[in-house]
């Protein structure tokens, strides 16, 4: 350096102001927010070379591109506990899942700069929710930082 096996830690944000109403963070009007990995012509920095410039490294740069997570369903599966078989649980797999265009510059962009769009599980609710509440003090896709063993 990549690499096995394990351990710790961390690991999602947001309705300001207004209108109707008996009631609305749910509806109108307006406001606000964008999980992880990849990809990548932004941007900082550093080195080589040097005339602007031009190569290389290092860190950064998508909600809407490409993958995946939570959520939901199925199938097999482990346990409890009750004996119609069903409830609740534990792992693996599959499956379902949302949305983007015009201009500009270029040699090359759905990533960059400008403008306009659009999207957001599920139960709850005194009324219909990306923001409230709640399953969740859960669970997670990773991220760092350690240990160990083989190369």
């Nucleotide at each position: 350096c990549g690499u096995u096996u394990c351990c710790u830690u961390c690991g999602g944000g947001g309705u300001c102001g207004g209108g109707u109403g008996c009631a609305a963070g749910u509806c109108c009007c307006a406001a606000c927010c964008g999980g992880c990995g990849g990809u990548g012509a932004u941007a900082a920095g550093g080195c080589a070379u040097u005339u602007u410039g031009u190569g290389c490294c290092u860190u950064u740069u998508a909600g809407u591109c490409c993958g995946u997570g939570a959520c939901c369903c199925g199938u097999u599966u482990u346990a409890a506990c009750a004996u119609u078989u069903g409830u609740u649980u534990u792992a693996a797999c599959g499956g379902u899942g949302g949305a983007u265009u015009u201009g500009g510059u270029g040699a090359a962009a759905u990533u960059c700069c400008a403008a306009a769009g659009c999207c957001g599980a599920c139960a709850g609710u005194a009324a219909a929710a990306g923001u409230c509440u709640g399953g969740a003090u859960g669970g997670g896709a990773g991220a760092a930082g350690g240990a160990u063993g083989a190369g």